């Protein structure tokens, strides 16, 4: 220098192909239970969907550029 994949909640990830409400588990927090704590039961999503732009009535999703990580080629 060229190519592939990945980037979504505090963490691990789904959703993207086929555009139409942002989700799961764990963690956290609040309440219940307990003498107290754990376990258990109930409530709460906390997010510019890596960044910028384009297409569209509408973009996490499609297109272009850029950034970061992993791998391959040279």
């Nucleotide at each position: 220098g060229g190519g592939a994949c990945u980037g979504u909640a505090g963490c691990u990830c789904a959703g993207c192909c086929u555009g139409g409400a942002a989700g799961a588990g764990c963690a956290a927090u609040c309440g219940g239970c307990u003498g107290a704590a754990g376990a258990c039961c109930g409530g709460u999503g906390u997010g510019u969907c890596g960044c910028c732009a384009g297409u569209u009535c509408a973009a996490a999703u499609c297109u272009g550029g850029c950034c970061a990580g992993u791998c391959c080629c040279a």
Transfer RNA from Candidatus Iainarchaeum sp., 74 nucleotides, folded computationally. Rfam family: tRNA. The coordinates come from a structure-prediction model, not an experiment, and the mean pLDDT is 83. The sequence is in RNAcentral, with records from ENA.